Overview
Predicted 3D model of a 71-nucleotide RNA (transfer RNA) from Parcubacteria bacterium GBS-2. The coordinates come from a structure-prediction model, not an experiment, and the mean pLDDT is 81. NCBI's taxonomy places the organism under Bacteria, Bacteria candidate phyla, Candidatus Parcubacteria. It matches the Rfam family "tRNA". It is annotated as a transfer RNA. From the family's description: Transfer RNA (tRNA) molecules are approximately 80 nucleotides in length. Rfam links the family to the GO term triplet codon-amino acid adaptor activity. The sequence was found in a public genome assembly.

[in-house]
RNA sequence: GGGCCUGUGGUGUAAUGGCAACACGCGACUAUGGCAUGGUCGAGUUCGGGGUUCAAAUCCCCGCAGGUCCA
Numbered sequence: 001g002g003g004c005c006u007g008u009g010g011u012g013u014a015a016u017g018g019c020a021a022c023a024c025g026c027g028a029c030u031a032u033g034g035c036a037u038g039g040u041c042g043a044g045u046u047c048g049g050g051g052u053u054c055a056a057a058u059c060c061c062c063g064c065a066g067g068u069c070c071a
Stems, first nucleotide, its partner, number of pairs: 001070007010024004018054001026042005047063005
C1' cells in the first nucleotide's frame, strides 16, 4: 500500500428497514435488628460525517479505530 471482517449504555451481547432490548454493573426506595440475597423504580447506548427511504443500528458512500490475510 491492497483485500476481507468488526464497531450498539460502564462491561458482555441481542435487535427481519418500523417504539433500541437482555444480563451483569451503577443510583434511589423497599424487605431484614444488621450484612448478604431478594423486590420495585430510575439514569445511561447505535464510532464520526453524508446519501437512499414515509421511516436507517440495519442499505450505500467517505473517513476513523480495531482485527485478519497478502505484498